[in-house]
RNA sequence: GGCGCCAUAGCCAAGUGGUAAGGCCGAGGACUGCAAAUCCUCUAUCACCGGUUCAAGUCCGGUUGGCGCCU
Numbered sequence: 001g002g003c004g005c006c007a008u009a010g011c012c013a014a015g016u017g018g019u020a021a022g023g024c025c026g027a028g029g030a031c032u033g034c035a036a037a038u039c040c041u042c043u044a045u046c047a048c049c050g051g052u053u054c055a056a057g058u059c060c061g062g063u064u065g066g067c068g069c070c071u
Base pairs, nucleotide, nucleotide: 001070002069003068004067005066006065007064010024011023012022018054026042027041028040029039030038047063048062049061050060051059
């Protein structure tokens, strides 16, 4: 220098253009004499900037970061 893959909540992680699953942690509540366990509820501008589309986490271009291959 060329090419490919990855980036989603504090962590892990699903999501084939139509309201972003689930688990862990955390917060609030129920329960309890106090706790633990259990149950309920809550936490996402989807790395950034643009484009396509009625509609984008998803498709396209670029940027940043990480990993790998070729030279």